[in-house]
This record gives sequence, structure tokens and C1' cells, in this order.
RNA sequence: GCCCUCUUAGUCCAGCCUGGAUAAGAUAUGGCCCUGCGGAGGCCAUGACCCGGGUUCAAAUCCCGGAGAGGGCA
Repeated sequence: GCCCUCUUAGUCCAGCCUGGAUAAGAUAUGGCCCUGCGGAGGCCAUGACCCGGGUUCAAAUCCCGGAGAGGGCA
């Protein structure tokens, strides 16, 4: 220098190809319940689309640019 993949709650991970519902689930944290006690179990709450631009009635999703991480080639 060229090519490929990835970036979503504190953490992990779906959804993206094929645009539309309150962005799903686990874990974590807090509260309550349960219990002889509990860090086990149950319920509730908290919390996210890497950045900018474009297309569109509508973008996590499509397009362009940028940033970061990993890998391959030279």
C1' cells in the first nucleotide's frame, strides 16, 4: 500500500441479506417477594444501535465517507 471481517445496554449476544410494532435474550446492578439463612428461586426497574452525510413517508438495517479492532497479501 491492497483485500476481507467486525463495531448494538457495564459485559456477552440476536436482529442487518429481505427498511416499518415499545430494538429481543442472557448477565450485571438496584428494589421487593420467597426462605431457617442465602450469593439459590420468583417478580419489577435501570440501561444500547461507533461518528458524519445521503436515499426514503420511514434507516440498527440500504448507499458514500471517516474512526477503531482483528485477519490475509505484498
Transfer RNA from a Candidatus Woesearchaeota archaeon, 74 nucleotides, folded computationally. Its mean pLDDT, the model's own confidence on a scale to 100, is 83. Rfam family: tRNA. From the family's description: Transfer RNA (tRNA) molecules are approximately 80 nucleotides in length. The family's RNA type in Rfam is transfer RNA.